[in-house]
RNA sequence: UAGAGUUUGAUCCUGGCUCAGGACGAACGCUGGCGGCGUGCUUAACACAUGCAAGUCAGGGGGCUCGGGGCAACUCGGGUCACCGGCGAACGGGUGCGUAACACGUGAGCGACCUGCCCAGGGAUGGGGGAUAGCCGGCCCAACGGCCGGGUAAUACCGCAUACGUCCCGCGCUUGGAAGCGCGAGGAGAAAGCCCGCAAGGGCGUCCGUGGAGGGGCUCGCGGCCUAUCAGCUAGUUGGUGCGGUAACGGCGCACCAAGGCGAUGACGGGUAGCUGGUCUGAGAGGAUGGCCAGCCACAUUGGGACUGAGAGACGGCCCAGACUCCUACGGGAGGCAGCAGUGGGGAAUCUUGCGCAAUGGCCGACAGGCUGACGCAGCGACGCCGCGUGGAGGAUGACGGCCUUCGGGUUGUAAACUCCUGUUGCCCGGGACGAACGCCAUCUUUCGAGAUGGGUGACGGUACCGGGUGAGGAAGCACCGGCUAACUCUGUGCCAGCAGCCGCGGUAAUACAGAGGGUGCGAGCGUUGUCCGGAAUCACUGGGCGUAAAGGGCGCGUAGGCGGCUUCUUAAGCGUGGGGUGAAAGCUCGGAGCUCAACUCCGAGUCGGCCUGGCGAACUGGGAAGCUGGAGCAUGUCAGAGGCAGGCGGAAUUCCGGGUGUAGCGGUGGAAUGCGUAGAGAUCCGGAAGAACACCGGUGGCGAAGGCGGCCUGCUGGGACAUAAGGCGAAAGCCGGCUGACGCUGAGGCGCGACAGCGUGGGGAGCAAACAGGAUUAGAUACCCUGGUAGUCCACGCCGUAAACGAUGGGCACUAGGUGCCUGGGGGAGCGACCCCUUGGGUGCCGGCGUUAACACAUUAAGUGCCCCGCCUGGGGAGUACGGCCGCAAGGCUGAAACUCAAAGGAAUUGACGGGGGCCCGCACAAGCGGUGGAGCAUGUGGUUUAAUUCGACGCAACGCGUAGAACCUUACCUAGGCUUGACAUGCAUGGGAAAGCUCGGGGAAACCUGAGGCCCUCUUCGGAGUCCAUGCACAGGUGCUGCAUGGCUGUCGUCAGCUCGUGUCGUGAGAUGUUGGGUUAAGUCCCGCAACGAGCGCAACCCCUGUCCUGCGUUGCCAGCGCGGCCGCAAGGCUGGCGGGGACUCGCAGGAGACUGCCGGUGCCAAACCGGAGGAAGGUGGGGACGACGUCAAGUCAUCAUGGUCCUUACGUCUAGGGCUACACACGUGCUACAAUGGCCGGUACAGUGGGGCGCGAGCGGGCAACCGUGAGCCAAUCCUCAAAGCCGGCCUCAGUUCGGAUUGUCCUCUGCAACCCGAGGGCAUGAAGCUGGAAUCGCUAGUAAUCGUGGAUCAGCUACGCCACGGUGAAUACGUUCCCGGGCCUUGUACACACCGCCCGUCACGCCAUGGAAGUGGGGAGCGCCCGAAGUCCGUGCCGGAACCCGCAAGGGGCCAAGCGGCCGAAGGCGAGCCUCAUGACUGGGGCGAAGUCGUAACAAGGUAACC
Repeated sequence: UAGAGUUUGAUCCUGGCUCAGGACGAACGCUGGCGGCGUGCUUAACACAUGCAAGUCAGGGGGCUCGGGGCAACUCGGGUCACCGGCGAACGGGUGCGUAACACGUGAGCGACCUGCCCAGGGAUGGGGGAUAGCCGGCCCAACGGCCGGGUAAUACCGCAUACGUCCCGCGCUUGGAAGCGCGAGGAGAAAGCCCGCAAGGGCGUCCGUGGAGGGGCUCGCGGCCUAUCAGCUAGUUGGUGCGGUAACGGCGCACCAAGGCGAUGACGGGUAGCUGGUCUGAGAGGAUGGCCAGCCACAUUGGGACUGAGAGACGGCCCAGACUCCUACGGGAGGCAGCAGUGGGGAAUCUUGCGCAAUGGCCGACAGGCUGACGCAGCGACGCCGCGUGGAGGAUGACGGCCUUCGGGUUGUAAACUCCUGUUGCCCGGGACGAACGCCAUCUUUCGAGAUGGGUGACGGUACCGGGUGAGGAAGCACCGGCUAACUCUGUGCCAGCAGCCGCGGUAAUACAGAGGGUGCGAGCGUUGUCCGGAAUCACUGGGCGUAAAGGGCGCGUAGGCGGCUUCUUAAGCGUGGGGUGAAAGCUCGGAGCUCAACUCCGAGUCGGCCUGGCGAACUGGGAAGCUGGAGCAUGUCAGAGGCAGGCGGAAUUCCGGGUGUAGCGGUGGAAUGCGUAGAGAUCCGGAAGAACACCGGUGGCGAAGGCGGCCUGCUGGGACAUAAGGCGAAAGCCGGCUGACGCUGAGGCGCGACAGCGUGGGGAGCAAACAGGAUUAGAUACCCUGGUAGUCCACGCCGUAAACGAUGGGCACUAGGUGCCUGGGGGAGCGACCCCUUGGGUGCCGGCGUUAACACAUUAAGUGCCCCGCCUGGGGAGUACGGCCGCAAGGCUGAAACUCAAAGGAAUUGACGGGGGCCCGCACAAGCGGUGGAGCAUGUGGUUUAAUUCGACGCAACGCGUAGAACCUUACCUAGGCUUGACAUGCAUGGGAAAGCUCGGGGAAACCUGAGGCCCUCUUCGGAGUCCAUGCACAGGUGCUGCAUGGCUGUCGUCAGCUCGUGUCGUGAGAUGUUGGGUUAAGUCCCGCAACGAGCGCAACCCCUGUCCUGCGUUGCCAGCGCGGCCGCAAGGCUGGCGGGGACUCGCAGGAGACUGCCGGUGCCAAACCGGAGGAAGGUGGGGACGACGUCAAGUCAUCAUGGUCCUUACGUCUAGGGCUACACACGUGCUACAAUGGCCGGUACAGUGGGGCGCGAGCGGGCAACCGUGAGCCAAUCCUCAAAGCCGGCCUCAGUUCGGAUUGUCCUCUGCAACCCGAGGGCAUGAAGCUGGAAUCGCUAGUAAUCGUGGAUCAGCUACGCCACGGUGAAUACGUUCCCGGGCCUUGUACACACCGCCCGUCACGCCAUGGAAGUGGGGAGCGCCCGAAGUCCGUGCCGGAACCCGCAAGGGGCCAAGCGGCCGAAGGCGAGCCUCAUGACUGGGGCGAAGUCGUAACAAGGUAACC
């Protein structure tokens, strides 16, 4: 040293991306009151108009001009100008091109050096000479400028003299060395004067030499960029000798000689870059950076060159060359803002053509002073930092307005208004600085150096500051408000428009878009963008990793390097300690001070981590010396082994060949076919040939470094293990213990080995078998399966060099509990021996503790604990690809990127789900069986189509005889048409009215409704009015309009399945696990046993209802055994009849109770739970049926039952009315009914139920009608009446036929309901008699009073399209071996790349769009070097007719010397030619790659992914 978001359903880990912080020479957007201090071309070292940025001077001679004197010549003084001369111009100022270098930093060195001006001290300043600018005259010229002649001065120039030092030469001493000291009658070399002054003298200069200060030059150690896809570089190269050159060393240059020098500690090359103090960040270490300021360097239009000078190879100097600009009379000239301003241009972007030398500093000067775009100031820019203000206090009916609202209110908000104040800043007025002290002037003092007093000097500037006045008066914005991250509502929008730093928002209720209100943050700023550091321990020195996440080299040998056992002595490099030098200033930190504070500035202290140096110390590391043995090796003996190489040998099998026997098939598969076989296969026997591999033994075994190695024998050969040892004996001395004596470990490069496949050459070839062919399979099948079959597999030699070359685990050494196998040695015990027991090595397995680990797991064979060395990793994809290089015959290998793209990609484990995984178990799930559906006709629902409308909803199971348990009108929601507008309905208000409302009648109309007329004329009252009603108006009503993806409620479904959870505890970092798993058992998580679990809840079961047996109680309308009566029939006997009296026995009804609990017995079960059998019982193992539906799933269904948020309509999407539609009809599907017939149909007769319903109802009976039905009507508000079941049974007919089956359809006549049966009702009679003769693929129900079959009742309802639905009883079966298979489900387990969960995920080609990129005939540009050509300026060398004042000879002429133009030569920039190299851009075409909503083809992978996957 603070973290957070983001991979998942969730978890832990790995890992990337992103955010919060700080900073900036910034820019952009919105906004902008004041001041201070800073700061301002990061791009085009692009081009520059204009002005300014370096001059100055008692050295010199003049020109011009002014003034004084003089008649004048002339002289004195001032100003000014160019010139000669001196100093400066090499500083200051700018920029960052170049430069990877002694350029910079730091520390040293120069015994190898220079230094103008300045300082100190020493010496000197003598005497001569000749020129030349200016000037004058003449001439050329566009310009710049130039030529000739004449004459002139100097502190300009040149000899001569002198020489304290100095230099040269020689010698001696000293030194490591050429430093230093000394000696020599040896040689050489100087100078300038000027000013003041009457003078003396003074001042300023000049020369020689010494020292200093400051400045510079050179050399060296160390330090600081990227790239090895740059690995070799080098000819002046490395050294020597000599010469030259320089201030000086040096290969700096040249000649000769030698052949060296540098490099993996990275030479050479490429790219990038000025370096530093510092700055930013960071806890630090570090990372990034080098703007302002300061130090150094480099550069000045590009390149080259020298000159002058103390200093330059010179920004505002010169010459040459190139490019560019300008002028020109076309001949030729001029120019260089990377100085300050300023302009154009480039750019996202960076200022005034300001003032002043007052201060500081610089140059010149003896001064005065001059110059100074250095500098001091001002201006512009919120560019940054700092400070201040935009007001303060009070003020609640909590105003208005805005916004929200559940309509109550809340919020904006003490905020405003209002009251009382203050007075910063602005504005106005007045005052008004510090910076200034010098020089200078005046006076005074003086030790003559100087000092004191006074005067005078300000760009900024009438500025800061101070005072007064004015007056809350002029001064607030920006961003954000989904999470990270502080701050929430409304409206609009509707995957649109848009937002977005990451995750992600937006598809009709968006706190994520846009606006608003409100809020949060900061505030003259706020955001955005860019960049750097941080967070990032995400390159890990501090401080990471590599079994499975990225990462151990395939293995060995070994070079450099790194590391290294025990003892002694020594050294002092590392190390420690305390000293010296240095580490510029600024900065930073601390303390203090000055501007009102702060920023800023000043003072002091510290820091400056480093380097150099000498002293001390000696444990450790290193070096040296000597020894030791325990590491390592050697020796001796023994042992195991598929270790390697070579040669030989063997048998089994396969195939082929020959022969025999023999006949029709063989072979092959899921099933087949191709193939082989009557020319004789296969089978079988005998013989022969060939090649390859070695069954059993064989192993969880052995050997090897790895790859790998397997019949037997022989030869050659590598490695390993064990024993002797570690130490033992002894009190000690000492003795014994084979040899060497640290020789070791690792190992970058390097070298070698290295499965399979592949390649080359030559052999070989039985079997197997890529490719290939055929047959199958399939939608296809370039596969899986089958029949064939070539390379190859084998051998020799040579290549290749890869792999899931794996233990996915580098090597070495040491240490750290154990248990148990196996292989192979040694020792001991016991035993006759085999076996056995104990112990000690080496190897190889399993289990397991500590510890470690993200977990899984590892665990003396470590993934534990340490040390040493090597290799490797740094998000996924692109990609192990491209380019380059190296290797290879090729295939290809090694090395190995980037653009672009994604917000992840991953590891382990968890819970689910899933599997053409496994185990166990259920269910009418299959099977067994019975009856259906699918075919027909009809009914009904749906789709579709149609229509003005065919209202709407429901859509696999779980929509479709569903909502609808009743669509002719109504219903009705739809359509057409016509009306109404406070409305058909609710509440309230206002005004008006009242004859209340309403009713009757007339007119129009289909009605609703409109309109007219008439009559009637309300209740209460405190007499005000109220209620009620009407009209008008306003609030509002109303909506079956939308959203079931905003909802409540209700419902379906998995599923009556046996599950779903919780508390506490325990385990796990955690998700989570445990419990709930296991062994049994059950219909059941039902129960029992076991168990780190113990309990509990919702479910299961039970409790509830119906039903089955019995008991008790009660009997009316029910019942009638016994008693009595009546009635009917009968001659009678007798029969029938609950009608009556009675009765309660029975049936039945109602109510209450009993009963069944695996309770009992036997068996099985380790125990138990339980199961099987049995007894008893009406009933037996939940007796049968019902009600009852856990946590949840399906955004399942319903806004059209109802309710409800939001939204939409408001003379209509409301409401009323008439008519129509929901009933349509080429079709398709679901659900049903009736059938196809003889177990039947028809006719006649006859028997037996149980629900339930009935008051504008059920309706007996009687009458009519063939019937539907009608008429009449008893009884019944119902255990009373309605109330008759049908199949069945008896009898008869029908006789297998589209029929006496079947009844559709149609005609006609009726009946009934209803306002009304046309669309569109039901029923009846007669007639008609259709399809249909048991229904393809497929599919449904049912396990017992069930299926099947038969009828009955009810709801809705006027009626009914009911064959539907709900209920009731009658008759009443068959079958279940069994759980392999289909479907659904439960539990455990396994795999997983699935988690909207297999209807999942996901791969590759193709097609389309976009993007970046590789290759490419080439094309264009840039860079560096090489060879040759040409060769400017210029230095140097040579020559030097002619030319030239000084010096020498000479009287002179002249000569000499020297200089020098010119010429020649070496070098030499630019340029030209040439061959290559590097790099960038571009390129028809081409290669792959990435991304993209949706597309095409298949299904490779993930579950045994349907052929295990992968290398």
This is a predicted structure of a 1511-nucleotide RNA (small-subunit ribosomal RNA) from an uncultured bacterium. RNAcentral holds the sequence, with entries from ENA, Greengenes and SILVA.